[in-house]
Molecule: transfer RNA
Organism: bacterium
RNA sequence: GGCCGGGUAGCUCAGGGGUAGAGCGAAGGAUUGAAAAUCCUUGCGUCGGUGGUUCAAAUCCGCCCCCGGCCA
Repeated sequence: GGCCGGGUAGCUCAGGGGUAGAGCGAAGGAUUGAAAAUCCUUGCGUCGGUGGUUCAAAUCCGCCCCCGGCCA
């Protein structure tokens, strides 16, 4: 340099045009003398950046950045 895969919550990952989700973690509350355990409540997010397509983009397209792999 070329090709392929990936970047979404604090972490591990789903979701592939129509309201962003799960597990774990976290926070608030109940309970307790105080904790742990248990129960209830809350996604806690500019979906890597930017431009485009579309009535509508995390999702499709271009460029750029980052990670991994293959080829040279």